[in-house]
A computed fold for a 127-nucleotide RNA from Dorea sp. AF36-15AT, annotated as FMN riboswitch aptamer (RFN element).
RNA sequence: AUAAGUCUUUGUGGCAGGGUGAGAGUCCCUACCGAUGGUAUAGUCCAUGACCCGCGAGAGCGGCUGAUCUGGUGACCUUUAUGGAAUUCCAGAACCGACGGUACAGUCCGGAUGAGAAAAGACAUUU
Numbered sequence: 001a002u003a004a005g006u007c008u009u010u011g012u013g014g015c016a017g018g019g020u021g022a023g024a025g026u027c028c029c030u031a032c033c034g035a036u037g038g039u040a041u042a043g044u045c046c047a048u049g050a051c052c053c054g055c056g057a058g059a060g061c062g063g064c065u066g067a068u069c070u071g072g073u074g075a076c077c078u079u080u081a082u083g084g085a086a087u088u089c090c091a092g093a094a095c096c097g098a099c100g101g102u103a104c105a106g107u108c109c110g111g112a113u114g115a116g117a118a119a120a121g122a123c124a125u126u127u
Base pairs, nucleotide, nucleotide: 001127005123006122007121008120009119010118017029018028019027031107032106033097034096035048036047037046038045043095044094052063053062054061055060068093069092070091071090072089076084077083078081099110100109101108
């Protein structure tokens, strides 16, 4: 240094203010939040996890799975030119968010002191 292996740790944020009402962080105005890997730095691209559904005694297997445009810049690229190049950067305007409970919930409570993509480290082994 390397492929496979074992172990340990880490591994999700958010209703402030106002209105209606007997009652709402659930409705209305408005505020706030953004898991993991890839790629020019991403909630909206590509992929993954979780949730959910079906099957199974179980291990597990299969399926489903939301939402972005406009303008600018140009790391970088090669065919070097009126060239290409970020849905990630900058400006503006939008949009999205499992299940159960409860006055209708991305933000409250619950399954969950759970699970997990993955990240970091250690060990032993091979070359």
Notes
It matches the Rfam family "FMN riboswitch aptamer (RFN element)". Rfam describes the family as follows. The RFN element is a highly conserved domain that is found frequently in the 5'-untranslated regions of prokaryotic mRNAs that encode for flavin mononucleotide (FMN) biosynthesis and transport proteins.